[in-house]
RNA sequence: UGAGUCGGCCGGGCGGCCGCGUACCGGCACGACCGGUCCGAGGAACGUCCGGACUCCGUAGGGCACGGUGCUGGGUAACGCCCAGUCGAGGCGACUCGCAGGAAAGUGCCACAGAGAAGAACCGCCGAUGGCGGGGCGACCCGCACAGGCAAGGGUGAAACGGUGCGGUAAGAGCGCACCAGCACCCGGGGCGACCCGGGUGGCUCGGCAAACCCCACCGGGAGCAAGGUCAGACAGGGGGAGUGCGGCCCGCACGCAGACACCCCCGGGUGGACCGCUGGAGCCGGCGGGCAACCGUCGGCCGAGAGGGAUGGCCGCCACCGGACCGCACGGUCCGGCACAGAAUCCGGCGUACAGGCCGACUCACCAC
Numbered sequence: 001u002g003a004g005u006c007g008g009c010c011g012g013g014c015g016g017c018c019g020c021g022u023a024c025c026g027g028c029a030c031g032a033c034c035g036g037u038c039c040g041a042g043g044a045a046c047g048u049c050c051g052g053a054c055u056c057c058g059u060a061g062g063g064c065a066c067g068g069u070g071c072u073g074g075g076u077a078a079c080g081c082c083c084a085g086u087c088g089a090g091g092c093g094a095c096u097c098g099c100a101g102g103a104a105a106g107u108g109c110c111a112c113a114g115a116g117a118a119g120a121a122c123c124g125c126c127g128a129u130g131g132c133g134g135g136g137c138g139a140c141c142c143g144c145a146c147a148g149g150c151a152a153g154g155g156u157g158a159a160a161c162g163g164u165g166c167g168g169u170a171a172g173a174g175c176g177c178a179c180c181a182g183c184a185c186c187c188g189g190g191g192c193g194a195c196c197c198g199g200g201u202g203g204c205u206c207g208g209c210a211a212a213c214c215c216c217a218c219c220g221g222g223a224g225c226a227a228g229g230u231c232a233g234a235c236a237g238g239g240g241g242a243g244u245g246c247g248g249c250c251c252g253c254a255c256g257c258a259g260a261c262a263c264c265c266c267c268g269g270g271u272g273g274a275c276c277g278c279u280g281g282a283g284c285c286g287g288c289g290g291g292c293a294a295c296c297g298u299c300g301g302c303c304g305a306g307a308g309g310g311a312u313g314g315c316c317g318c319c320a321c322c323g324g325a326c327c328g329c330a331c332g333g334u335c336c337g338g339c340a341c342a343g344a345a346u347c348c349g350g351c352g353u354a355c356a357g358g359c360c361g362a363c364u365c366a367c368c369a370c
Stems, first nucleotide, its partner, number of pairs: 001366010012319007020040002023037005028031001042341001046352002049350005054224004061253001063251001066220005071085005086100001087098004101215002106213002108209003122154002124150003129147002131144005162180006181205002183202008228276004238267004244258004283302008321338007
């Protein structure tokens, strides 16, 4: 200098005018009123995918079913999240990605092609043994390829029953041996562990798929702030059914409630106002300490939306940034245009997705110079 990798952060600023919402203060003409003050969206408020707090249902206990998660250790209120590692894959590298338990428990599936997709035989090889035919006095020899043997070679395929070589054989084959690869078991060493390093034994050679069923381990009761509660108001406690039933979305166990004007179901009727829940919290910022880190502890400081016919907006000026045109040797100047994605609704922790433009840090590779 060029090409990259990873992490963190910002996401317009100032001023003027008009407007909106909560709270508070003041005013009177008392009301959907007027004036003033404070505060008033985001890094994702979004998607609503996962986890929790909180509330109600029956105390949330056990079981079946169902659903979810799936290498190890740690963090956390919890998680499918995060951190640190292991293994596998990719990259020269910084680094990135992983739907990462079990296929040697069982079942199932493996398109097309192929004989065969799991204990295979189409072409092929052999025909030692048996069979048939021929020859020979005979031992035996020759032929056929019927029984049968084989899996070396060919062929199909994404994948074909370990690979290479030597021996062996009728032909062959882990049939035997050497080396290599894998697997199982044993031993030694390291690590909390996943796992790693080294040695040995056994011819054990067993295809793939679990995002097919399944098995194993762990987790999960259901509904959700329209939860739920209080007050006020309205209607008719009016009709029917059933009457050992009801209470947890299902089942039944344990448990609880009610007991004939109960309890339950259906129809019909009414209301749909106000308030609470409601925003101070697993909160934010800073220092110190612990930890590789995620994170935790402690001390100090701070308060940052709370609507419900649902506010948080609009216009103008200057500056900053980006693009274009023009003037200009250049510094610079003038004009025009642009400035994203989006937007609270019970609250948190994550993940995922969208995003104009910009800033900072660490690291890698290549080339050049010293």
Molecule: Bacterial RNase P class A
Organism: Actinomycetota bacterium